RNA sequence: GUUUAGAUAGCUCAGUAGGUAGAGCAGAGGACUGAAAAUCCUUAAGUCGGCGAUUCGAAUCCGCCUCUGAACA
Numbered sequence: 001g002u003u004u005a006g007a008u009a010g011c012u013c014a015g016u017a018g019g020u021a022g023a024g025c026a027g028a029g030g031a032c033u034g035a036a037a038a039u040c041c042u043u044a045a046g047u048c049g050g051c052g053a054u055u056c057g058a059a060u061c062c063g064c065c066u067c068u069g070a071a072c073a
Stems, first nucleotide, its partner, number of pairs: 001072007010025004019056001027043005049065004
């Protein structure tokens, strides 16, 4: 340099025929216990990498850019 995959909660990741975003772990509060661990209940947290385009409506479609991985050169 070319091709390709990816960027969504603190972390690991879901989220296809576009319709106002979820799980697990971690965190906080509570139950239980003599006290812990485990378990159970509740709960906070996201301008969906950035800027534009299309659309009544975009995490999702299109363009450009940034960053990361892989392959090739």

The RNA shown here (transfer RNA) has 73 nucleotides and comes from Nitzschia anomala. Its Rfam family is "tRNA". It is annotated as a transfer RNA. The sequence is in RNAcentral, with records from ENA.